[in-house]
RNA sequence: AAAGGCAAACCCGCCGAAAGGCGGGGACGCAAAGCCACGAGGCUACCGCCCGGUGCGCACUGACGCGCCGGGCCAUGCCGGUCGGGUCGCCGAA
Repeated sequence: AAAGGCAAACCCGCCGAAAGGCGGGGACGCAAAGCCACGAGGCUACCGCCCGGUGCGCACUGACGCGCCGGGCCAUGCCGGUCGGGUCGCCGAA
């Protein structure tokens, strides 16, 4: 080159606390932008822990408990179109 393939952003619907995923539309791009969460890195923080504020209860020596709000930490969650790794793979000058 030829035949094709995938499908970013964005929009709609669904799932999820979120990150994100699935389906439809749509193409920014991709020679693996096929598949696999093993390593690194990144994303989210429901639950949990810590701190602060606030209200109530208890107490009346002092501390404690619960609710709400804010902040910090946190993966068992997520990302392969972040990189590495593993694995299957179309055509062909080669």
Background
A computed fold for a 94-nucleotide RNA from a soil metagenome, annotated as c-di-GMP-I riboswitch aptamer. The model forms 100% of the base pairs in the Rfam consensus. The coordinates come from a structure-prediction model, not an experiment, and the mean pLDDT is 85.